[in-house]
RNA sequence: AGAGUUUGAUCCUGGCUCAGAGCGAACGUUGGCGGCGCGCCUAACACAUGCAAGUUGAACGCGAUAGGUCUUUGGAUCGAGUAGCGUGGCGCAUGGGUGAGUAACACGUGAGUAAUCUUCUCUUGGGUCUGGGAUAACACUGUCGGAAGACGUGUUAAUACUGGAUAAGACCACGUUGCCUGUGGGUGAUGUGAGAAAAGACGGGGAUUUGAAAGAACCUGUCGCCGAAGGAUGAGCUUGUGGUCUAUUAGCUAGUUGGCGGGGUAAUGGCCCACCAAGGCUAAGACGGGUAGCUGGUCUGAGAGGAUGAUCAGCCACACUGGAACUGAGAUAUGGUUUAGACUCCUAUGGGAGGUAGCAGUGGGGAAUUUUGUGUAAUGGGCGAAAGCCUGAUGCAGCGACGCCGCGUGUGCGAUGAAGGCCUUUGGGUCGUAAAGCACUGUUGACAGGGAAGAAAGCUCGUCGGAUAAUAUCCGGCGAGGUUGACGGUACCUGAAAAGGAAGCACCGGUUAACUCUGUGCCAGUAGUUGUGGUAAUACAGAGGGUGCAAACGUUGCUCGGAAUUACUGGGCGUAAAGCGCGUGUAGGCGGUUCGUUAAGUCGUCUGUGAAAGUCCAUGGUUUAACCAUGGAAGUGCAGCCGAUACUGGCAAACUUGAGUUCUGGAGAGGUGGCGGAAUUCCCAGUGUAGAGGUGAAAUUUGUAGAUAUUGGGAGGAAUAUUGGUGGUGAAGGCGGCCACCUGGACAGAUACUGACGCUGAGACGCGAAAGCGCGGGUAGUAAACAGGAUUAGAUAUCCUGGUAGUCCGCGCUGUAAAUGAUGAACACUAGGUGUUGUGGGUAUUGAUCCCUACAGUGCCGACGUUAAUGUAUUAAGUGUUCCGCCUGGGGACUACGGCCGCAAGGUUAAAACUCAAAGGAAUUGACGGGGGCUCGCACAAGCGGUGGAGUAUGUGGUUUAAUUUGACACCAUGCGUAGAACCUUACCCGGUCUUGAUAUUGAGGGAAAGGCUCUAGAAAUAGAGUCCCCCACCUUUGGGUGGCCCAAAGACAGGUGCUGUAUGGCUGUCGUCAGCUCGUGUUGUGAGAUGUUGGGUUAAGUCCCGCAACGAGCGCAACCCCUGCCAUUAGUUGCCAGUGAGUAAAGUCGGGCACUCCAAUGGGACUGCCGUCGUUAAGACGGAGGAAGGCGGGGAUGACGUCAAGUCCUCAUGGCCCUUAUGACCGGGGCUACACACGUACUACAAUGGACGGUAUAGAGCGUUGCAAGCUCGUGAGAGCAAGCGAAUCGCAGAAAACCGUCCGUAGUUCGGAUUGCAGUCUGUAAUUUGGCUGCAUGAAGCCGGAAUCGUUAGUAAUCGCGGAUUAGUAUGCCGCGGUGAAUACGUUUCCGGGCCUUGUACACACCGCCCGCCACACCAUGGGAGUGGAUUGCACCAGAAGUGGGUGUGCUAACUGUAAGGAGGCAGCCCCCUAAGGUGUGGUUCAUGACUGGGGUGAAGUUGAAAUAAGGUA
Repeated sequence: AGAGUUUGAUCCUGGCUCAGAGCGAACGUUGGCGGCGCGCCUAACACAUGCAAGUUGAACGCGAUAGGUCUUUGGAUCGAGUAGCGUGGCGCAUGGGUGAGUAACACGUGAGUAAUCUUCUCUUGGGUCUGGGAUAACACUGUCGGAAGACGUGUUAAUACUGGAUAAGACCACGUUGCCUGUGGGUGAUGUGAGAAAAGACGGGGAUUUGAAAGAACCUGUCGCCGAAGGAUGAGCUUGUGGUCUAUUAGCUAGUUGGCGGGGUAAUGGCCCACCAAGGCUAAGACGGGUAGCUGGUCUGAGAGGAUGAUCAGCCACACUGGAACUGAGAUAUGGUUUAGACUCCUAUGGGAGGUAGCAGUGGGGAAUUUUGUGUAAUGGGCGAAAGCCUGAUGCAGCGACGCCGCGUGUGCGAUGAAGGCCUUUGGGUCGUAAAGCACUGUUGACAGGGAAGAAAGCUCGUCGGAUAAUAUCCGGCGAGGUUGACGGUACCUGAAAAGGAAGCACCGGUUAACUCUGUGCCAGUAGUUGUGGUAAUACAGAGGGUGCAAACGUUGCUCGGAAUUACUGGGCGUAAAGCGCGUGUAGGCGGUUCGUUAAGUCGUCUGUGAAAGUCCAUGGUUUAACCAUGGAAGUGCAGCCGAUACUGGCAAACUUGAGUUCUGGAGAGGUGGCGGAAUUCCCAGUGUAGAGGUGAAAUUUGUAGAUAUUGGGAGGAAUAUUGGUGGUGAAGGCGGCCACCUGGACAGAUACUGACGCUGAGACGCGAAAGCGCGGGUAGUAAACAGGAUUAGAUAUCCUGGUAGUCCGCGCUGUAAAUGAUGAACACUAGGUGUUGUGGGUAUUGAUCCCUACAGUGCCGACGUUAAUGUAUUAAGUGUUCCGCCUGGGGACUACGGCCGCAAGGUUAAAACUCAAAGGAAUUGACGGGGGCUCGCACAAGCGGUGGAGUAUGUGGUUUAAUUUGACACCAUGCGUAGAACCUUACCCGGUCUUGAUAUUGAGGGAAAGGCUCUAGAAAUAGAGUCCCCCACCUUUGGGUGGCCCAAAGACAGGUGCUGUAUGGCUGUCGUCAGCUCGUGUUGUGAGAUGUUGGGUUAAGUCCCGCAACGAGCGCAACCCCUGCCAUUAGUUGCCAGUGAGUAAAGUCGGGCACUCCAAUGGGACUGCCGUCGUUAAGACGGAGGAAGGCGGGGAUGACGUCAAGUCCUCAUGGCCCUUAUGACCGGGGCUACACACGUACUACAAUGGACGGUAUAGAGCGUUGCAAGCUCGUGAGAGCAAGCGAAUCGCAGAAAACCGUCCGUAGUUCGGAUUGCAGUCUGUAAUUUGGCUGCAUGAAGCCGGAAUCGUUAGUAAUCGCGGAUUAGUAUGCCGCGGUGAAUACGUUUCCGGGCCUUGUACACACCGCCCGCCACACCAUGGGAGUGGAUUGCACCAGAAGUGGGUGUGCUAACUGUAAGGAGGCAGCCCCCUAAGGUGUGGUUCAUGACUGGGGUGAAGUUGAAAUAAGGUA
C1' cells in the first nucleotide's frame, strides 16, 4: 500500500466482498508445563443454607456454668468481676454490589459561594462548679399470646436524662468608627445590654487533711467532656461550557415568569405560602417521543475521526415495587423504622416473618461465565488507652487455553537414497537425513533431598530526652531479646535415571502462500466474493504431497480500518444519483476605498488547573517476557493576567469606482380595450346533373326530396397566411392581423446628485403551459369518450365517416410538465475568427450605403484550460470569491402511514420490511435493422427444361419384428457412408460350440512332423478312426545345437464395428473461389481501439492509379501447373496415305513415304502491345485494326484468417471408461429386402417435334489373361458348343444412338404407356424359397402434362441422344466419365434471397432464432388497509385517602422544672386540617401484538396470453 466483482473488450461512476487489528466472547477439532491477568454481556428473574458490622469492663448496672483446690459437706475459694445480659459511647451514611431509572447541573471541565455545613483529626486559647428524678438489665419461675413478642409490679447505675451557677474576642440587639467592594454587601476595632455549657475514667505519688482499713481529698500524667477561633478533610448549592437520535414532534407554560412580604433550610432560590403584575421558553429546535448511567479511558485509524464505556479509578443513581419520615456531623439509610402493593414462608386463621444488584451457592433464562475453599500472615478499615476483637474489604488457593507472555515436545552424524505409501512418460520421482543405526544433551514432567523473600511491628528489657516535686508513671528516640506466614514444604537450588510422558488445526481455482491421483457425475456436496459440480473436477469426498499458524487452529458474532462510500483534513450535481418551474423578499451569511479609535475574534509570554492508573520515553525488579515499580514527557482543553494590532468585527468621520436617481433618444409578438379582411361551416336563392366523399384498397356517410361543382346574398365563431428570420421581447410560463389609451422593463448617449444604500436568500408571499374542476355564457372548425365502417387470427388501436365534453369568453380553483440550456444567482479575470439585432462615434460619399470602432443582446466555429468521455470554451462545463438548493448502489418507491393544501382529481413532505450484485454514463469492436448509400451473384427479371399429380426404382422417417445392425437431420441428412447385403460381407437375431483364444510377442517342457486322402457322427463348426509321407533352413568340434512347424498346460497378455466426434489427431462439408484476413515500425487515443485497410476513380479482385500520418510486409486475388483452341520444330509404329508402283469384289492390303491427319515432347503465340475517343498528363473504359484466339480466350486443380462444440472413435490413429468361459472367437440358419402410411432423389411415361418396321451415315473416351473374345454351328431369344487373334494406336468388347431416307399408325387410354401377374427358359454361383439378372410367350394397371409451392440453367451451356468405366462370381433407373445433335433470353437492378464496402441507430454480444414488458394462474416471503380484540405507557377531570412531617385544638394522661396550694410550663396519646402513595371511575394521546377479508410489492421451473420498448422495433 491494495485486490476481486457490471462489459465481447474499455474508461468512468457506483455499490457489494476480501486481505489488517481488536474482543469480558461462544461453538468445532485438538490439548504438555509455567507466570501474570480475566471470568452472568441474557432474567434490576426467584432464591434453600452459611457467612459478609461490630467494638468498648480504662463510661455503667447485673453476673454465671464446667472444672480445680480446700472443707466442719452447710459451704468457701480459684475459675472471674471471666463468659453472658443490658444501659451508655463510637461505628453501622465507609467498604462491597449493580446499572433498572436518568437527556438531567446526572457527568466532564472551568469558575463562584460576599448564600453554606463539616463527626473523627490537627493547631491556638479558655473552661470542666453544684444539684435532682428516672429507667433497662435483673426479680416476680406475675399476666396475655400458637409464635413473634407485648404488658404489669418491684429494684438499680452511669460519660444516659435533667435543674441551677459561671462564661469570652462566639451568637443576638442598639451604638461609634477604619478599610475593601462586584454598590448587593464584606471585613476589622470598640462601648452597653440580654440569654446560652460541661462528665468523668484510668495510672502513679510523697508531704498535708480525712478515714479502722481500703481508699478519698490533694498533686501529677494520660485519655475524655464543654465553649470559641483557625486549618485540613468531606459535603451542599449556584453558574459558563461540552457530549444522543427524531420536525412524519411546532408551538409549550398558571407556581407558569417576575416582584413585595412571610415560612422553611446548614444555606441561595416559587423550595413553599398570601398578594400584585402578565410574563417566561422556542427554528442557534422549546414541548413531546425513542435510546442511554457519565468520565478518565479502551479498540481502531497516518491523522482528523469513528465505535465503545467489562476488569482498574472518579462521580451519579438504585437496593423486591411505590410513598414517608425518625435518629444523626452526615441518610430520606442494601444486611434500620413505618405504610401500601405483589410474591414466598410459618400459623392454633386471631396474627406474624422475609428481601443475595455483598461472598460462595441453587433453580431458571441463555450460545455462554467459576468454589456453598482458606487466612486475618500482609495492606486497609471499625471500636478500644492498649493487648486485642471484627472484617466474603482484602491476601491467597481452587475451576476454565478465556486472554497476554515464556518454555518444551529433543540435538549432531547418518544414502543400500531401506521397507512401505503416493505418483509415473515405467526410465524414474517424492515422502527423505526423514526413519533405522551411531554418538550426545537433560529444559520440562515424574522421583528424592535441601529450601527462601514476603516480617515492619506490636510485646519485654535496657538507655537517652521531654512532662513532672519525683529515680513512680506516661510519651518520644536508640539498642537488645524472643515472638508473629494463609499461600506452603510453594518459588528456587541440587541429585540420579531415562529420548524416555508431551502436536495439532486450518487451508491448497482466483482474491491468497500452497498440486497431483482416485471416487462421484448439476447427484452428493461446496461457497466470504466471483463461482464450482451435467464422466478426464488442482473448487465436492478420500488419499499422497504441500502451505500457513502452532498448544493451539479454524468458524460464527461484534467494532474500527481499508471506505476520499457523508469528503473539516478530503467528494460531487449538462449526459452517471444530484440546480427548487420562475421571481419579490424576511431572518441569516458575505460584503468597495481612506483615516482614527477600540481590542470582541486573532496572535504571543506567563500563571492556575487538566486526580491516580493507562498511552509514550528512560531506568530498575521478576533467569527472559508478559507483568510490576520509580521518574519524566504528554494531555492539542478550560480559566486568569500582561502584551501585540496586520487582518476580521464594533464605534466615529470621509470618498466614488459598486448600486441608485435625473435628462435626451430610438427599438420591441412586453402587459391591458375597439376595428378589419381571407378561409372553413351553416342558411337562402340561381345555374346544373349523377354522382360526391374517402382510402393502400374499400366501406360506413352523403346525393334525383337535386348533392359535389359554380355564382350571389346572409349568419356565426375561432384563428390571424405571406412578411417571419438559430429575428425581437419578457423573471419564467409565454407573446404574432390593424388601431388607440394606459402601463412595466431593458438599452444607448450625456450632465449633475445621493454616498455602500450592495450580493445571495432558509421560512414566507406572488406568478406559473396544457389538461382538469365549479358557476354563467358561447360553440365555426377541430376533437378525448362514444357509434359505425375497414384492417386483422383477434383489433376495446393505427386508417376512414360521424360525434359529445373540451378547445373560446368572464369570475374562481388546481400548482403540476422532458416547466430543458436536462447547466441556480451575482461579481471579476482568461486567444481569436465570422454572422446577426438595437443604439452611438469616426472617415469617405450627392445619396442608398461601405469601411473602422464602442456598448448591450443573440448564433456558429475554435486556442489555452477543463472533462470519464462526449463535449464545453468571454452566453464556460476554464480560473477564483460569496450565498442558496440538492445527491450518496439498484428495486421496493415520484409508494405506505401521518401532517399540510385542494370541491374533487390530486399535489406536497416522505419511510421501512424485504430483495439483488449489480443498476448506470460515455466511448470501442462486432452483429443486427420491416435504416441509408454503392455494388456483386441464375438473386430477381427475360427465356428453356423440370420437380410437386401417375407407375416403378432407390434412400429416409414411421410402424412392425427374435433381428429388421449402425451412422448422417434446414441450406451443409435422405441413389449419403454402401465403387454394388442370396452365403461371405455383417457389425444385428436364434441355435450349436471354444476359452491364452481366429491373430501377435515372450520363457520353460514335449513331439517328429506339417500336410494330403478316405471313412464315421453331426446342420456345420468340431470330434474320432484309418492311411500316405517321415521334412526344411542355419551353425557344427560331426556328438549335436538352434530355429521354422506341431502338441498339452500355465501365466503375462490378446481381442472388442463396445461408449465418449462435447477429451482428440487426421480427413471432410459449409459460408465461398466470396475478397477479404492480419502483422512490424510509426502516429494517435487515459483506454478498449483507431490509422494503415478510409476518401476520389477503376477492376472479376484490398486489381491498379491518385490523394492521405502513415511507411512497409505477410496469408489470400492474379500469375506460375494441367486440359483445350492456332502455329512451328523434332520423331514416324501398331498411326497416316498426297504423290508413285503393285493389288482386290471391296479394302493402306503390299512395296514405299512421313507431305497431311494423328500421336507426344519441346517451343512460339495475347501484352490493352498498336490506332482513336473519354478519363486527372493516371489507373482504366469504349470502339477499331491485325489475329486461330482480345481484353481473365474456355475449363480444371488450387479454398486466406476464421465460423458452425458441423460430420466421422464403424477407414485409420488415439486419451479415458467398460467387457474378459464374454460386449472376444467359430459355425448353421435368419435378418439388414418387412409395409395402413409420409418425405426426398431418380427412371419411364402420358404421345404424331411421336410410336412401329425397314434402310443409310457419322463419334469420343475407355476396358480386356480370374480377361476381351472375332468367326462357325445350334437356339425366336437370353444364351450354349467349338474356337482364331490379342497382355493390345496391331486383336477384341463394338452394333453408337438421336439424325437422315422410306412405309404404316390419325388423337384413341390408342400400334401411346409399360406396371402387375401367369407360364416357360437361360446365366452366374456350393446354393437364386425368403432374395439376383436376363430371355420368350401371354397379361396390359395408373397415367391424357400435373394444386399450393418449388428446382436447375447464360453457350458448345440448357435440352436431348447414345457409348464406356469402377465396384461384382452375378446383380444400376445410381455414381464417375465420353462424345453426337444443339437452342432461347438477359430491358434492367425497383423488388425477393445471399454476399462485400462505407455510414447510421441499438437497451443485442449465446450477438434479432437476440433482448424484453404487462395481465392472468400457482407457490413462498415481508408489508399497507381492516369491523375490531388484547397489552404497555402517558395526559386531563373526578373519587378515594395508608403511613407521615407540618399546622390547629387543648379532650385524656403525665417523674425531674416552677409553685405553700390549686395549678402552670413542658411532654405523651387523641381529634381536626393541608399535602399525599397505592387504588378506582370517565375520557383522550402514543405505541406494540393480533384479526375474517382485502390492496399492491418481491422472489420463484422451461405455465398462459398478447407483442408495449430496444433498428424508422414495423403507427418514431